[in-house]
This is a predicted structure of a 72-nucleotide RNA (transfer RNA) from uncultured Ruminococcus sp.
It matches the Rfam family "tRNA". Rfam links the family to the GO term triplet codon-amino acid adaptor activity.
The prediction has a mean pLDDT of 83.
Lineage of the source: Bacteria > Bacillati > Clostridia > Eubacteriales > Ruminococcus.

RNA sequence: GGCAGAGUAGAGCAAUGGCAGCUCGUCUGGCUCAUAACCAAAAGGCUGGCGGUUCGAAUCCGCCCUCUGCAA
Numbered sequence: 001g002g003c004a005g006a007g008u009a010g011a012g013c014a015a016u017g018g019c020a021g022c023u024c025g026u027c028u029g030g031c032u033c034a035u036a037a038c039c040a041a042a043a044g045g046c047u048g049g050c051g052g053u054u055c056g057a058a059u060c061c062g063c064c065c066u067c068u069g070c071a072a
Stems, first nucleotide, its partner, number of pairs: 002070006010024004018055001026042001028040003048064005
């Protein structure tokens, strides 16, 4: 260099083109003599980057970046 897959919250992952969610973690409160567990609530995402299509893009298209795999 060629082909394929992947990139979304601190971690792991969802999301028919139409309000970006789940589990764990973190934080706060409750419960408890106390801790864990359990219950409730909150914070945390410009969805890898730049363009394009569209009334509307995490999603479709193009280029680029990073990671993984395959062939040589």